[in-house]
RNA sequence: GAGAAAGGCAAACCCGUCGAAAGGCGGGGACGCAAAGCUCCGAAGCUACCGCACGCGCAUCGUGCCACGCUGGUCGAGCUACCGAA
Numbered sequence: 001g002a003g004a005a006a007g008g009c010a011a012a013c014c015c016g017u018c019g020a021a022a023g024g025c026g027g028g029g030a031c032g033c034a035a036a037g038c039u040c041c042g043a044a045g046c047u048a049c050c051g052c053a054c055g056c057g058c059a060u061c062g063u064g065c066c067a068c069g070c071u072g073g074u075c076g077a078g079c080u081a082c083c084g085a086a
Stems, first nucleotide, its partner, number of pairs: 001083001008033002013028006031073001037079003041076003044071003051065005
């Protein structure tokens, strides 16, 4: 970063599976991506099992708070990578 070349990845959705969930993995499938390759280091967002507090209608429930969980296709940061026009 192109009106190029060789390629790569794979959104939603569907099926199976793991998980409390967010979500992950496998297969199908392509919305898109010049790092949509890797890493939770910083931020942001998502979930709330466990835990804490409260509720009395009794509760094997509900509400609120909370990552140690998740998102790299939310952003930043770090590392690595194909091509070589302007």
c-di-GMP-I riboswitch aptamer from a soil metagenome, 86 nucleotides, folded computationally. Rfam family: c-di-GMP-I riboswitch aptamer. Rfam links the family to the GO term cyclic-di-GMP binding. The RNAcentral record of the sequence draws on MGnify.